[in-house]
Overview:
Predicted 3D model of a 151-nucleotide RNA (c-di-AMP riboswitch aptamer (ydaO/yuaA leader)) from Modestobacter sp.
RNA sequence: GCCGGGCCACCGCUCAAUCCUGUUCCGCGCCGGCGUGCGCGGAAGGAGCCGGGGACCCACUCGUUCCCUGGGGUGAAUCGGCGAACCGCCGUAGGGCCAUCUUCCCGCCCGAACCCGUCAGCUCACCCGGUCAGCGGUCCACGGAAGAAGG
Numbered sequence: 001g002c003c004g005g006g007c008c009a010c011c012g013c014u015c016a017a018u019c020c021u022g023u024u025c026c027g028c029g030c031c032g033g034c035g036u037g038c039g040c041g042g043a044a045g046g047a048g049c050c051g052g053g054g055a056c057c058c059a060c061u062c063g064u065u066c067c068c069u070g071g072g073g074u075g076a077a078u079c080g081g082c083g084a085a086c087c088g089c090c091g092u093a094g095g096g097c098c099a100u101c102u103u104c105c106c107g108c109c110c111g112a113a114c115c116c117g118u119c120a121g122c123u124c125a126c127c128c129g130g131u132c133a134g135c136g137g138u139c140c141a142c143g144g145a146a147g148a149a150g151g
Base pairs, nucleotide, nucleotide: 010137011136012135013134014133018047019046020045023044024043025042026041027040028039029038030037031035048131049130050129051128052127053126058121070119071116072115073114074113079091080090081089082088083087094110095109096108097107100148101147102146103145104144105143
């Protein structure tokens, strides 16, 4: 000097999943200085955000009979076909990705999982819950077109 990898910091992406340096408590660590200090983490609480339950009005039911099937929610993640009986494959509604932003085209990826427990249309007041997790980048952070913003 080059290549590769790990950790920390910073930045970015999916997502509601962020903030509280002057809310409190606890734990750990740091130091020429042992402090009414600093840093990190956790719990509780608060703010913001997201979701669920829940009236009137409205909507639905408002030809008959029989058979089969419980229903609902978070989420983009639903539906169909084939092979089969562990599940897999091919499509698909839908969702995401190009480092200022928006739209379209091309391309790529996802198209899972979980919960309530026989109960839920909408929904003021009111009530309840969540605020996880994962991935990438080191600067021409490079597909094409149009528009906006900025210089």

Model confidence (mean pLDDT): 75 of 100.